[in-house]
RNA sequence: GGGCCGGUGGCUCAGCUGGGAGAGCGCAUCCCUCGCACGGAUGAGGUCGUGGGUUCGAAUCCCAUCCGGUCCA
Repeated sequence: GGGCCGGUGGCUCAGCUGGGAGAGCGCAUCCCUCGCACGGAUGAGGUCGUGGGUUCGAAUCCCAUCCGGUCCA
């Protein structure tokens, strides 16, 4: 330098046939308990790496770019 894969709540990851942004763990409050743990209920939290483009509409398609992994030279 080139090819491929990945970047989505604090963490690990789904969602990639374009239209609801989600799960588990964690966190907060409440219930339960003498108290803790377990269990149950409710809730907060992400403008989807960044910047543009296409579209009525983009996490998803296109272009550029940054970061990580891997392969080739």
Model confidence (mean pLDDT): 83 of 100. A computed fold for a 73-nucleotide RNA from a bacterium, annotated as transfer RNA. Its Rfam family is "tRNA". By type it is a transfer RNA. Gene Ontology term of the family: triplet codon-amino acid adaptor activity.